[in-house]
RNA sequence: UGCUUAUCAAGAAAGGCUGAGGGUAUGGCCCUAUGAAGCCUUGACAACCUGUUUUUCCGUUCCGCGGAAAGGCAAGGUGCCAAUUCCAUCCUGGACAAUCCAGGACAGAUAAGUC
Numbered sequence: 001u002g003c004u005u006a007u008c009a010a011g012a013a014a015g016g017c018u019g020a021g022g023g024u025a026u027g028g029c030c031c032u033a034u035g036a037a038g039c040c041u042u043g044a045c046a047a048c049c050u051g052u053u054u055u056u057c058c059g060u061u062c063c064g065c066g067g068a069a070a071g072g073c074a075a076g077g078u079g080c081c082a083a084u085u086c087c088a089u090c091c092u093g094g095a096c097a098a099u100c101c102a103g104g105a106c107a108g109a110u111a112a113g114u115c
Base pairs, nucleotide, nucleotide: 002114003113004112005111006110007109008108013042014041015040016039017038021031022030023029025089026088027087028086043081045079048077049076050074051073052072053071054070055069056068057067058066059065060064085107090104091103092102093101094100095099
């Protein structure tokens, strides 16, 4: 890099270095010298994996062990800390004058697994 599954309406920033971009692509609209992106430090958020524990069920059994589901706690591995993934794009449906609403797809992000 590819593939599979799950989630994406909630949540959470300070300091230092540096100095012009950033929000995936396009358009829009935003953020940004009252400091973008990046790096470092500290802190926070969250709970995918992980650890632990409770209840119930199943299997096997002498205690027990293993498995599944639903919760509680912790925070070791990740992640994350403007705007719903900022909105739209492609398709379908509804109300329509512009336009709006709902659903889906594509793309993307993250986690876990896998070639």
Predicted 3D model of a 115-nucleotide RNA (SAM riboswitch aptamer (S box leader)) from Terrimonas ginsenosidimutans. Model confidence (mean pLDDT): 82 of 100. The sequence was found by an Rfam model in a public genome assembly. It matches the Rfam family "SAM riboswitch aptamer (S box leader)". Rfam's curators write: The SAM riboswitch is found upstream of a number of genes which code for proteins involved in methionine or cysteine biosynthesis in Gram-positive bacteria.